A computed fold for a 79-nucleotide RNA from a marine sediment metagenome, annotated as c-di-GMP-I riboswitch aptamer. Its mean pLDDT, the model's own confidence on a scale to 100, is 83. Its Rfam family is "c-di-GMP-I riboswitch aptamer". About the family: GEMM was predicted in a large-scale screen for bacterial structured RNA regulatory elements.
[in-house]
RNA sequence: GAUAAAGGCAAAUCCGCCGUAAGGCGGGGGCGCAAAACCACGGGCCCUGAGUGCAGCUAAGGGCGGCCGGGCUGCCGAA
Numbered sequence: 001g002a003u004a005a006a007g008g009c010a011a012a013u014c015c016g017c018c019g020u021a022a023g024g025c026g027g028g029g030g031c032g033c034a035a036a037a038c039c040a041c042g043g044g045c046c047c048u049g050a051g052u053g054c055a056g057c058u059a060a061g062g063g064c065g066g067c068c069g070g071g072c073u074g075c076c077g078a079a
Base pairs, nucleotide, nucleotide: 001076008033009032013028014027015026016025017024018023031066038071039070041069042068043067044064045063046062047061048060050058051057052056
């Protein structure tokens, strides 16, 4: 970062399995993506949850990288 090339990833959703849940894994699917590779470090959101002064707040544990920032590695490349 271009209506280029070669490849890559895979939203919703469906089926199976795992998990209390958020959600995850495999298969189908393909909305999109130049880091939609990797890391929960900061913010954010979500779940469980004991406590509490209970429309809320908070200890602890967990999830989301396709919400943003940061770190780290990296393919191709016109003008």